[in-house]
RNA sequence: UGUCGACAAAGGCAAAACCGGUGAAAGCCGGAUGACGCAAAGCCACGGGUCUAAAACUGUUCUCAGUCAUGACCGCCGGGCCGCCGAA
Repeated sequence: UGUCGACAAAGGCAAAACCGGUGAAAGCCGGAUGACGCAAAGCCACGGGUCUAAAACUGUUCUCAGUCAUGACCGCCGGGCCGCCGAA
């Protein structure tokens, strides 16, 4: 240094719920609330997957239904980049 991940050490992040904001929604942001968990639960939407469907298109029993990301999820998986520690 790399691989790897300890009944090690120092720390880190923060699920759900609640409150407020934002968005059509999925979701996201904030909170002196909270901790399900995480060795990358740090970052990136490159590939796969999942979620939503405003606009658009189609149908129409007439204002519903269907299709569809350019929207979202990195705490779904793979990949890429950076990173703490040093047992076996």
The RNA shown here (c-di-GMP-I riboswitch aptamer) has 88 nucleotides and comes from an Anaerolineales bacterium.
The model forms 100% of the base pairs in the Rfam consensus.
Taxonomically the source falls in Anaerolineales (Bacteria, Bacillati, Chloroflexota, Anaerolineae).
Its mean pLDDT, the model's own confidence on a scale to 100, is 87.